RNA sequence: GGCGGUGUAGCUCAGUUGGCUAGAGCGUACGGUUCAUACCCGUGAGGUCAGUGGUUCGAAUCUACUCACCGCUA
Numbered sequence: 001g002g003c004g005g006u007g008u009a010g011c012u013c014a015g016u017u018g019g020c021u022a023g024a025g026c027g028u029a030c031g032g033u034u035c036a037u038a039c040c041c042g043u044g045a046g047g048u049c050a051g052u053g054g055u056u057c058g059a060a061u062c063u064a065c066u067c068a069c070c071g072c073u074a
Base pairs, nucleotide, nucleotide: 001073002072003071004070005069006068007067010026011025012024013023019057028044029043030042031041032040050066051065052064053063054062
């Protein structure tokens, strides 16, 4: 240099040929429980879906380019 893959919450990931409020587990905050801590139970917060454009009534999803990481190859 060429080809391919991955990028979604603090971490690990799901997201069914584009559709109605973007989710789970862990973590975290608060509350309950306890003499207290942990466990356990309940409630909540936390996301410009890597970035910029395009297509579409509608994009995490399709598409072009860019960035980061991983792999294959000369």